Predicted 3D model of a 72-nucleotide RNA (transfer RNA) from a Nanobdellota archaeon. The RNAcentral record of the sequence draws on ENA. It matches the Rfam family "tRNA". The family's RNA type in Rfam is transfer RNA.
RNA sequence: GCGGUGGUAGUUCAGUGGUAGAAUGUCUCGUUGCCAACGAGAAGGUCGGGAGUUCGAAUCUCCUCCGCCGCU
Numbered sequence: 001g002c003g004g005u006g007g008u009a010g011u012u013c014a015g016u017g018g019u020a021g022a023a024u025g026u027c028u029c030g031u032u033g034c035c036a037a038c039g040a041g042a043a044g045g046u047c048g049g050g051a052g053u054u055c056g057a058a059u060c061u062c063c064u065c066c067g068c069c070g071c072u
């Protein structure tokens, strides 16, 4: 330099055009003499960045940054 793959909640990951989710973690409450466990609830996201297409983009197109793999 070329090709492939990934980037979404603190963490691990779903989500292939129509309200952004799960698990786990955090906080509050209940249960208990206390902790743990269990149950209920809450907070937490400019979907790596920018532009374009569209009535509408995490999703499609282009550019760009970062990680991993391969080729030269």
Stems, first nucleotide, its partner, number of pairs: 001071007010024004018055001026042005048064005